Fluoride riboswitch aptamer (crcB RNA motif) from Glaciibacter psychrotolerans, 64 nucleotides, folded computationally. The coordinates come from a structure-prediction model, not an experiment, and the mean pLDDT is 76. The RNAcentral record of the sequence draws on Rfam. The source organism's lineage runs through Bacteria, Bacillati, Actinomycetota, Actinomycetes and Glaciibacter. The model forms 100% of the base pairs in the Rfam consensus. It matches the Rfam family "Fluoride riboswitch aptamer (crcB RNA motif)". For this family Rfam cites "Widespread genetic switches and toxicity resistance proteins for fluoride" (Baker et al., Science, 2012). The family has 289 seed sequences and 2,293 matches in Rfam 15.1.

[in-house]
RNA sequence: ACUGAGGGUGGCGAUGAGGCUCGCCACAACCGCGGAUAUUGCCGCUAAUGGCCUCUACCUGAGA
Numbered sequence: 001a002c003u004g005a006g007g008g009u010g011g012c013g014a015u016g017a018g019g020c021u022c023g024c025c026a027c028a029a030c031c032g033c034g035g036a037u038a039u040u041g042c043c044g045c046u047a048a049u050g051g052c053c054u055c056u057a058c059c060u061g062a063g064a
Base pairs, nucleotide, nucleotide: 009026010025011024012023013022016055017054018053019052020051021050032045033044034043035042
C1' cells in the first nucleotide's frame, strides 16, 4: 500500500419533518420515466416514503 472479516461511527436510498424498520456505501452508495433530437438543448408525466405510520406543503371532489 492492497484485500478480507468483525465491531463502531457516519452517509445514502428522484422534493420536507418525526418514529420504526430494511438495504446499500466508506469518497462511494445516490442523482425517476417517456417523446423527439443526436448527444448542446426542448416538451410531457408520476411521486413529499426504500417500506410502514404520522405531520406539513401541494392537487382533486363534496359539505358548512